[in-house]
A computed fold for a 124-nucleotide RNA from a soil metagenome, annotated as c-di-AMP riboswitch aptamer (ydaO/yuaA leader). The coordinates come from a structure-prediction model, not an experiment, and the mean pLDDT is 82.
């Protein structure tokens, strides 16, 4: 000086630690639940939902098989202000809820973490 992601900024009091500490607040940003209308006829274990890019196929190989690795191939996401096109380099995960949620105004209600080190052209 920057990336990923919502995941920051202030105010107030406390403190033997004086400081990116401890309580509370207020914006901001980001989730979830929740009428009329619409939508679905779905659920009653093949349970079913959220968060997120993190989904799918495969007559392909591993394993006795399932489950699962693995390859491959479609999508998706990310990579110093934005867009598009090219190019290169990366990810494609992990938790959550607890029989139960479509959408949804109003009202509720939760989060502000954690990791990291950098693409280049052209054209607006």
């Nucleotide at each position: 000086a920057g990336c990923c992601g919502a995941a920051u900024u202030c105010c107030u009091c406390c403190c033997a630690u004086c400081g990116c500490g401890g309580a509370g607040g207020a914006a901001a940003c980001g989730g979830g639940g929740g009428a009329c209308c619409c939508g679905c006829c779905a659920u009653u274990g093949u349970g079913g939902g959220c968060u997120g890019a993190a989904g799918g196929a495969u007559c392909g190989c591993c394993g006795c098989a399932c489950g699962g690795g693995c390859a491959u191939c479609c999508g998706g996401g990310g990579g110093a202000a934005c867009c598009u096109u090219c190019u290169c380099c990366c990810c494609u995960a992990a938790g959550c809820c607890g029989c139960c949620a479509g959408c949804u105004a109003a009202c509720c209600u939760c989060g502000u973490a954690g990791g990291c080190u950098u693409u280049g052209a052209a054209g607006g």